[in-house]
The RNA shown here (SAM riboswitch aptamer (S box leader)) has 111 nucleotides and comes from Mesobacillus zeae. It matches the Rfam family "SAM riboswitch aptamer (S box leader)". Rfam links the family to the GO term regulation of gene expression.
RNA sequence: UUCUUAUCCAGAGAGGCAGAGGGUCCUGGCCCGAUGAAGCUUCAGCAACCUUCAACGAUUUCGUUGAAAAGGUGCUAAUUCCAGCAAGUUCUUAAACUUGGCAGAUAAGGA
Numbered sequence: 001u002u003c004u005u006a007u008c009c010a011g012a013g014a015g016g017c018a019g020a021g022g023g024u025c026c027u028g029g030c031c032c033g034a035u036g037a038a039g040c041u042u043c044a045g046c047a048a049c050c051u052u053c054a055a056c057g058a059u060u061u062c063g064u065u066g067a068a069a070a071g072g073u074g075c076u077a078a079u080u081c082c083a084g085c086a087a088g089u090u091c092u093u094a095a096a097c098u099u100g101g102c103a104g105a106u107a108a109g110g111a
Stems, first nucleotide, its partner, number of pairs: 001111008013043005021032003026084004044076004049072002052067006080103001085100006
């Protein structure tokens, strides 16, 4: 970098430096930001994907549930902030809602 699988309406902040942008392709919105954005850094916290342990079920190794949070990661405004593509529902005929998809993020495994 690419492929596969799973999850994504929950949760979690403070300090220092810094000085105007940011919200993870793009576009249109809508938000955040001098009561200090991005970035760097210190400590803290959240989660439970891998890892660890236990029970149960299938059977020789996998699945389900629970626990711990030391390790590997990730994360700490707003549903992945919302929408863009398709189908359906409603009927004020403009829109609204629901579902799925596309894309994205994270983890594990393979190439």